[in-house]
Annotation:
Small-subunit ribosomal RNA from an uncultured bacterium, 1395 nucleotides, folded computationally. Rfam family: Bacterial small subunit ribosomal RNA. RNAcentral holds the sequence, with entries from ENA and Greengenes.
RNA sequence: AGAGUUUGAUCCUGGCUCAGGAUGAACGCUGGCGGCGUGCUUAACACAUGCAAGUCGAACGAAGAGGGUUAGAAUGAGAGCUUCGGCAGGAUUUCUUUCCAUCUUAGUGGCGGACGGGUGAGUAACGUGUGGGCAACCUGCCCUGUACUGGGGGAUAAUCAUUGGAAACGAUGACUAAUACCGCAUGUGGUUCUCGGAAGGCAUCUUCUGAGGAAGAAAGGAUUUAUUCGGUACAGGAUGGGCCCGCAUCUGAUUAGCUAGUUGGUGAGAUAACAGCCCACCAAGGCGACGAUCAGUAGCCGACCUGAGAGGGUGAUCGGCCACAUUGGGACUGAGACACGGCCCAAACUCCUACGGGAGGCAGCAGUGGGGAAUAUUGCACAAUGGGCGAAAGCCUGAUGCAGCAACGCCGCGUGAAGGAUGAAGGGUUUCGGCUCGUAAACUUCUAUCAAUAGGGAAGAAACAAAUGACGGUACCUAAAUAAGAAGCCCCGGCUAACUACGUGCCAGCAGCCGCGGUAAUACGUAGGGGGCAAGCGUUAUCCGGAAUUACUGGGUGUAAAGGGAGCGUAGACGGCAGUGCAAGUCUGAAGUGAAAGCCCGGGGCUCAACCCCGGGACUGCUUUGGAAACUGUGCAGCUAGAGUGUCGGAGAGGCAAGCGGAAUUCCUAGUGUAGCGGUGAAAUGCGUAGAUAUUAGGAGGAACACCAGUGGCGAAGGCGGCUUGCUGGACGAUGACUGACGUUGAGGCUCGAAAGCGUGGGGAGCAAACAGGAUUAGAUACCCUGGUAGUCCACGCCGUAAACGAUGACUACUAGGUGUCGGGGAGCAAAGCUCUUCGGUGCCGCAGCCAACGCAAUAAGUAGUCCACCUGGGGAGUACGCUCGCAAGAAUGAAACUCAAAGGAAUUGACGGGGACCCGCACAAGCGGUGGAGCAUGUGGUUUAAUUCGAAGCAACGCGAAGAACCUUACCUGCUCUUGACAUCCCUCUGACCGCUCUUUAAUCGGAGCUUUCCUUCGGGACAGAGGAGACAGGUGGUGCAUGGUUGUCGUCAGCUCGUGUCGUGAGAUGUUGGGUUAAGUCCCGCAACGAGCGCAACCCCUAUCUUCAGUAGCCAGCGGCAAGGCCGGGCACUCUGGAGAGACUGCCAGGGAUAACCUGGAGGAAGGUGGGGAUGACGUCAAAUCAUCAUGCCCCUUAUGAGCAGGGCUACACACGUGCUACAAUGGCGUAAACAAAGGGAAGCAGAGUCGUGAGGCCGAGCAAAUCCCAAAAAUAACGUCUCAGUUCGGAUUGUAGUCUGCAACUCGACUACAUGAAGCUGGAAUCGCUAGUAAUCGCGCAUCAGCCAUGCCGCGGUGAAUACGUUCCCGGGCCUUGUACACACCGCCCGU
Repeated sequence: AGAGUUUGAUCCUGGCUCAGGAUGAACGCUGGCGGCGUGCUUAACACAUGCAAGUCGAACGAAGAGGGUUAGAAUGAGAGCUUCGGCAGGAUUUCUUUCCAUCUUAGUGGCGGACGGGUGAGUAACGUGUGGGCAACCUGCCCUGUACUGGGGGAUAAUCAUUGGAAACGAUGACUAAUACCGCAUGUGGUUCUCGGAAGGCAUCUUCUGAGGAAGAAAGGAUUUAUUCGGUACAGGAUGGGCCCGCAUCUGAUUAGCUAGUUGGUGAGAUAACAGCCCACCAAGGCGACGAUCAGUAGCCGACCUGAGAGGGUGAUCGGCCACAUUGGGACUGAGACACGGCCCAAACUCCUACGGGAGGCAGCAGUGGGGAAUAUUGCACAAUGGGCGAAAGCCUGAUGCAGCAACGCCGCGUGAAGGAUGAAGGGUUUCGGCUCGUAAACUUCUAUCAAUAGGGAAGAAACAAAUGACGGUACCUAAAUAAGAAGCCCCGGCUAACUACGUGCCAGCAGCCGCGGUAAUACGUAGGGGGCAAGCGUUAUCCGGAAUUACUGGGUGUAAAGGGAGCGUAGACGGCAGUGCAAGUCUGAAGUGAAAGCCCGGGGCUCAACCCCGGGACUGCUUUGGAAACUGUGCAGCUAGAGUGUCGGAGAGGCAAGCGGAAUUCCUAGUGUAGCGGUGAAAUGCGUAGAUAUUAGGAGGAACACCAGUGGCGAAGGCGGCUUGCUGGACGAUGACUGACGUUGAGGCUCGAAAGCGUGGGGAGCAAACAGGAUUAGAUACCCUGGUAGUCCACGCCGUAAACGAUGACUACUAGGUGUCGGGGAGCAAAGCUCUUCGGUGCCGCAGCCAACGCAAUAAGUAGUCCACCUGGGGAGUACGCUCGCAAGAAUGAAACUCAAAGGAAUUGACGGGGACCCGCACAAGCGGUGGAGCAUGUGGUUUAAUUCGAAGCAACGCGAAGAACCUUACCUGCUCUUGACAUCCCUCUGACCGCUCUUUAAUCGGAGCUUUCCUUCGGGACAGAGGAGACAGGUGGUGCAUGGUUGUCGUCAGCUCGUGUCGUGAGAUGUUGGGUUAAGUCCCGCAACGAGCGCAACCCCUAUCUUCAGUAGCCAGCGGCAAGGCCGGGCACUCUGGAGAGACUGCCAGGGAUAACCUGGAGGAAGGUGGGGAUGACGUCAAAUCAUCAUGCCCCUUAUGAGCAGGGCUACACACGUGCUACAAUGGCGUAAACAAAGGGAAGCAGAGUCGUGAGGCCGAGCAAAUCCCAAAAAUAACGUCUCAGUUCGGAUUGUAGUCUGCAACUCGACUACAUGAAGCUGGAAUCGCUAGUAAUCGCGCAUCAGCCAUGCCGCGGUGAAUACGUUCCCGGGCCUUGUACACACCGCCCGU
């Protein structure tokens, strides 16, 4: 950075799609480790359970616990003494009490529950961002300062007693304390009232200060010796908040008007404070196209993603602000709330209940259900950081720090490294040779990151000496051993890196776009291979980019989408020359702010990175302030070039109104006059004997104004056309007197606005929707004809649209020319006039420039400026809904769902046209003869069949492949056989042959039996042949001619088809090759941005027509001779002829035409004259034309058969249809008799003479001839004579019968020929259609190939006789060249519309 996709190709417009990046993602396949992050985007749905806000006994009374202590009371153990009676002593236990500390805490009280944590429902707002203001405010705890802290009082929880209730929770009575509550004193400050002074400011006012008056504080409480913590008042600070303002902040006008506390004032109230914040009264305001109101959507920002940037999108995590806490409302307390884990009320829901009544709020952390494509643990710890309370110890803290789960994201690492060729095995493929996976593996050597094991083991800890670690035996370090445990996903037709095989056969499927798949799919599925990324890879969704495809940067509007139908004009936007002020915009300096994080740069810390830390930059913005004054703006005073006014002048279908005129149509009246008129492609309806049409005269009425008339004029556009008059608008020229920027454009608005249409009233000649009739037609609700009503005309009022077009908005300035025309002015010349020049219109051509091209080009679509309108793929659709206008018709505004990958513009090459111009061809015409009717032959279709083998299908299949189907051919059918095979190569074994002969079997092949029978040799064997065997293989007229080669047909023997270089065009392409002539011809000449060249044309080649020369047998015989009379012989080569070589014809000559050319016409000479006649020769290409059955061949298919052999049958069928032919229908003829003249061919498994036999086909015999010698071989039509005499015949010969001949193993299916007999249809052929232009048509016979024979009337050749006609190119068919239109390109057998 671009690419694909509209076309046969091109350029453009234009949409769609792709490659990139990103994500709180999800889904599919897969999954080794670690670090750092992230994790309900949906139901602000409902929630079980646990925890998330407490703390202070150093404020207070009280209760309790254990301990010590003082005193008292009760109890009275063991031991001792004893006179045994007791005594002294006092343990233990219990209770009361004094004091001392300690611990716990329900209550009073204080502080905190307004922070922290969650969520984004609401909110389009001063909510947020940014910058200001408060002279209109508050601020607990904290800091600084000043001044105080005196003396009293009365209660009340707790507690006790009684008592209600299921519970929650209370009720009554009695007692008591405080840093709880309340008076009194004091009053530095402060507040307030009255009267003053000074300074300042921004309106209210602010600051400082003087005098007097009034009200108004506190807890000396706690601890205990520290000058600790408190309390009160005031001032200041800090922090946090409240309110106000400028600017910015989504979409919709199919939401245009909204608003009564609404806007303002006065007064009172409320608040910390301003304010309609609230209230009373007064006024009637306030907001709005710079978008009010309404509706929809949405938390805002720092930032995040993308982008070159400008922008666009987003608002998760982190940070700032706001709002909310089941829904709605309300206040209380407090420094702070209208309060997530406070209160009250209402509502919904859930739970408890004794039915009376109560309890609750996870959008805190976990967790559950539900919803959903989808989002985690009912974990550990307060060790750190931070918060609340406390003097502190400390307590609390689901904030937080950590851990768990999830590839959800980013980053890092690993799955080994080196050597290793027999290029292993195996897979894949193959042209079978190989190639590839691939140094890849195996194997050898080495290493140990991660994971696993074992040993050690932190920092994070800062107080305060000590103690204190959830994470965690974690990070990290060390040791030993093992390559052991660790790779997938997507793609491979183009875009886009990467190809083959098989399967499938428009099926299954793929696909982001184009598109792929119908039997050889690099696009489907699988495999091998390859490409990409990698613990991930793809898909889906969304955003930006590419997209200059909303264009500020950075687009357009003649024809692609797009200029309003036109004017006037409001708001707005923009605005001439010079001067002077101001400083709003603008420029510049400085200051404040632009939080942190993020981004960028430079460093640093985790082994690196991600991540984290530090410093700097940036944050393009806003505000304040100093300065500048060119430009914009604005104030003032000027100017005249823009604009306007005045005066003079001429031009005009400019507008409105009134009047007048002639021609024509129609109608009426009258006359003349008679049978038609009218109309059409042709007709008919219609009119007319009741007198039309035609014609003459008179009259009526309406509408339109011939000629002049002109890419002439006027008007803003629509539009305006007889003449006259009146009223009236605008433009233009001249002049340069006046004003002094008064200008341009113009959203809304207003006005005008063709035709048709509507309303009311007139009018109505002609024309004419609707309608009627007649034609046309398959139909004809049309085109054509005859009629005909609205309407067209007038007046008034609506409508408001058109291809309202120059498909081109208005205005201004500038930028080569040439030539017309309309209206003015000036100058020159003697001039009707001409020339030059200047304004204003209106045309054409053209340069630069522009444009995709076409084209535009001073009347721009050029170069610039100002303003308005409009466009953003095609269809749906200018449709629906809504609204406005309208009497209605309808107009204006104007979508979406859905659907397509195009739709479109300009130009190019073809093809086509019932477009044009020119030309050619037996194309038509002019002629001659046919086909189509009959019979037969032959081919085809159809039908039939066991099979009727297959192919060929308009011309260009159909007497075609087939130049020979009885068997064979033969590919088809039936039956019988063979399986390495009928045919080829290789291997092994055996034999010596093979060939040939005989017998047997069979329908035949096959099968069985027998006879005969090699060569070389170093003696091992080999060559060759046969038989047997195994497998590779053979074989296939099986499929595909749409996989192919080769060959062929056709357009067409038509004159075309191209290339190189140059030039033109952005390009496809054009030019050349077009044009003027000419030709059979792109043949030639001339001209020309072309110059040359190639394949075609022509010529060169063959045959034929004339002559010369050479040669002269098997040909010939003029002259000479001979003879059997035959060129037979001698002889000759003159002639014919044969076959070699040559000549000849070239528009060469003459005349005329043409351009002095090419060439054409005529003529001479010549055998032949303008290519002499014929043949061969077939350009680039078209038809997926024909052929896989000539041959070759890819792929597929069959392999005891789709191969091979044999017999018989079939290809020869037969109701019928078609093509091509033969023979005829007769007298230009048939038959008979006798007679004449060819050419070209063929001949040895052959042609066969003569002779002879047969009526004949033919038989017998065999001369001659491998051929200019012999034979086939008779040519026939023709001419001559005779006969027939117009008939189904003496025409015609089909069909049939009998008897034969020949070929052949064999003529039944299924041969040809002969003889005799039989004697059908047919009397010249409908519509239609074919061939032929001269030795041609027509007609007559002859020959060859194939072949044993032949269904040959076919095919290919040969000669004989031998015409007619062509005015001409209008038409039919085909073709060539030029041009034009095209929405066609599979190209008119197209495309496409409606039902």